Small-subunit ribosomal RNA, 5' domain from Nocardioides sp. Root682, 504 nucleotides, folded computationally. NCBI's taxonomy places the organism under Bacteria, Actinomycetota, Actinomycetes, Propionibacteriales, Nocardioides.
[in-house]
Context: one part of a larger RNA
RNA sequence: GGACGAACGCUGGCGGCGUGCUUAACACAUGCAAGUCGAGCGGAAAGGCUCCUUCGGGGGUACUCGAGCGGCGAACGGGUGAGUAACACGUGAGUAAUCUGCCCUGCGCUCUGGGAUAGCCACCGGAAACGGUGAUUAAUACCGGAUAUGACAUGUCCCUGCAUGGGGGUGUGUGGAAAGUUUUUUCGGCGCAGGAUGUGCUCGCGGCCUAUCAGCUUGUUGGUGAGGUAAUGGCUCACCAAGGCUUUGACGGGUAACCGGCCUGAGAGGGUGACCGGUCACACUGGGACUGAGACACGGCCCAGACUCCUACGGGAGGCAGCAGUGGGGAAUAUUGGACAAUGGGCGGAAGCCUGAUCCAGCAACGCCGCGUGAGGGAUGACGGCCUUCGGGUUGUAAACCUCUUUCAGUACCGACGAAGCGAAAGUGACGGUAGGUACAGAAGAAGGACCGGCCAACUACGUGCCAGCAGCCGCGGUAAUACGUAGGGUCCGAGCGUUGUCC
Numbered sequence: 001g002g003a004c005g006a007a008c009g010c011u012g013g014c015g016g017c018g019u020g021c022u023u024a025a026c027a028c029a030u031g032c033a034a035g036u037c038g039a040g041c042g043g044a045a046a047g048g049c050u051c052c053u054u055c056g057g058g059g060g061u062a063c064u065c066g067a068g069c070g071g072c073g074a075a076c077g078g079g080u081g082a083g084u085a086a087c088a089c090g091u092g093a094g095u096a097a098u099c100u101g102c103c104c105u106g107c108g109c110u111c112u113g114g115g116a117u118a119g120c121c122a123c124c125g126g127a128a129a130c131g132g133u134g135a136u137u138a139a140u141a142c143c144g145g146a147u148a149u150g151a152c153a154u155g156u157c158c159c160u161g162c163a164u165g166g167g168g169g170u171g172u173g174u175g176g177a178a179a180g181u182u183u184u185u186u187c188g189g190c191g192c193a194g195g196a197u198g199u200g201c202u203c204g205c206g207g208c209c210u211a212u213c214a215g216c217u218u219g220u221u222g223g224u225g226a227g228g229u230a231a232u233g234g235c236u237c238a239c240c241a242a243g244g245c246u247u248u249g250a251c252g253g254g255u256a257a258c259c260g261g262c263c264u265g266a267g268a269g270g271g272u273g274a275c276c277g278g279u280c281a282c283a284c285u286g287g288g289a290c291u292g293a294g295a296c297a298c299g300g301c302c303c304a305g306a307c308u309c310c311u312a313c314g315g316g317a318g319g320c321a322g323c324a325g326u327g328g329g330g331a332a333u334a335u336u337g338g339a340c341a342a343u344g345g346g347c348g349g350a351a352g353c354c355u356g357a358u359c360c361a362g363c364a365a366c367g368c369c370g371c372g373u374g375a376g377g378g379a380u381g382a383c384g385g386c387c388u389u390c391g392g393g394u395u396g397u398a399a400a401c402c403u404c405u406u407u408c409a410g411u412a413c414c415g416a417c418g419a420a421g422c423g424a425a426a427g428u429g430a431c432g433g434u435a436g437g438u439a440c441a442g443a444a445g446a447a448g449g450a451c452c453g454g455c456c457a458a459c460u461a462c463g464u465g466c467c468a469g470c471a472g473c474c475g476c477g478g479u480a481a482u483a484c485g486u487a488g489g490g491u492c493c494g495a496g497c498g499u500u501g502u503c504c
Stems, first nucleotide, its partner, number of pairs: 001504004006500005013371006019364002021329001026327003030324003035072003040069002043065002047063001048061005079282003089206007099198001103195008111145004121134005151174010180187001208254003215245003220242008257279004261272004284305005307318004335361001337360003343357001344355004374404004384395004408445001410440005418431001421428002448493005453474003459488005469476002
């Protein structure tokens, strides 16, 4: 000098764009953050419409729809960085050792049966959470049978690879599929092959400190066989062998999410990993599996623990490192806001519903950038202040005064783009009566901070008297202090200026 997610002191006009718990991965009141589909199903709690009515209510319809069965989603999106020195990450390969819902392409199929169960109804238990028994009912829920290129086992033939091996034809055997819905169109279902996307696994190389850590290891290292997995593999198990790693730093300890990037620097390098983007890990702490294409699952389940809450004491409920918000910690970090209008996501044929993702608004000079606080004229160089050699000098064209202008802020009126889309049409914007435009009035509402001994730009007076104090270093102060305090003047920056901290 530059930089910052900064803080502190003094000061503070406006706008745009960003950014905002770095500390306690501390504890959390309250609300919201994941639903949707009636074009899968039986139905009808509520509303609408309609019929009857003794005016209490009852029936119908399916416009619609609570609860329920069923499907898809809930594994995304959002948060945090505790753990992790590791194939976690980055980069480059391999997978002939893998899987992949929804989506796209191609081929083929969608035949025939069955028994339940929730809901509803009746009864019962419980303080509650929540259950139990009986009767009954449906499906794109569940289970059989048929058929089937494919799968598996086995025989045989052909082609081919860097090894294990891979691909294709054909024969036999084994077991294997489907679902309906809509008035029509439609939307679906099943099998196989390919694609796309995503994912798993393996390997080469790379990136912290410590030797005041020198030896470490028994599923350890390898083999055979088996189990397990989507898949290779001590991943697991039985048996066998005795191996494997290490001063090119094993093992241990400390610290730490990694990267694209960001800061600095001429570069080499050094530091760093906030925001934005990619990957990983975690979800009160520890463990476990279930469902599923995908989880060992933040707003799912089970067990244990700590903590909090309810209880009729028998038993139950909970998990903000989602968005707001509260307490606490701290030098320190915001609203319990609006909207789904746009973008994106889930469901749905669609309308649409949901979406604290997102888009916006609020707060904060926290940062960057832009603008303003007026412009021109104006000498008796006014008054006042300060200094003075008492002549004057300086503040200083500064002010007053004259002539103008009106950015920004203010008031009034007008007033968007973002709307592509969706919808038969009408219509549909949170931001927002915002941005912007026009008019109006008046210099009107808008300047401070640090410094002035040298480094380092800017000097005098008074007060003080090694005191009070200053100080980044050198050093100032003991009676004329340009170094302390005040004043005048000056210098540098300017809605900021200084200080502190950290990095280069």